[in-house]
FMN riboswitch aptamer (RFN element) from Feifania hominis, 128 nucleotides, folded computationally. The coordinates come from a structure-prediction model, not an experiment, and the mean pLDDT is 75. The RNAcentral record of the sequence draws on Rfam. The organism belongs to Feifania, within Bacteria. It matches the Rfam family "FMN riboswitch aptamer (RFN element)". Its family is annotated with FMN binding in the Gene Ontology. Rfam describes the family as follows. The RFN element is a highly conserved domain that is found frequently in the 5'-untranslated regions of prokaryotic mRNAs that encode for flavin mononucleotide (FMN) biosynthesis and transport proteins.
RNA sequence: AGCCACUUCGGGGCGGGGUGAAAGUCCCCACCGGCGGUAAAGCGGCCAUGGCCGACGAGUCCGAGAGCGAGAGCAGAGACGGUUGGAUCCUGUCACCGACAGUAGAGUCUGGAUGAAAUGAAGUGAAC
Numbered sequence: 001a002g003c004c005a006c007u008u009c010g011g012g013g014c015g016g017g018g019u020g021a022a023a024g025u026c027c028c029c030a031c032c033g034g035c036g037g038u039a040a041a042g043c044g045g046c047c048a049u050g051g052c053c054g055a056c057g058a059g060u061c062c063g064a065g066a067g068c069g070a071g072a073g074c075a076g077a078g079a080c081g082g083u084u085g086g087a088u089c090c091u092g093u094c095a096c097c098g099a100c101a102g103u104a105g106a107g108u109c110u111g112g113a114u115g116a117a118a119u120g121a122a123g124u125g126a127a128c
Stems, first nucleotide, its partner, number of pairs: 004125006015029004030108002032098002035063003043054005059096002067074002078094005100111003
């Protein structure tokens, strides 16, 4: 390290204005971005002029989850420019997306949920 058992953890956001009898749901401005994976350079470490190792790094690249379904299965969204040997992850600009139920139509309210949950994270134990 792998395998097994157990324990704990495991998602953020409506502020202002408009219309209206009524909207955190519509309209204008605003706000949010969880989990695993994934370049070079730079950074840190080790050896020595080129290697090796590590940390960092994506809402819209790949994958998983909640949710829906009798089941098979379904399940969101990105372009352009810059830097570079190399960027769908850096950087700039502009754009876009967000389960179900309730209710004036909801990513942000309330509810299922003091729930469940990942090839999830951390820890403990046993044997090899």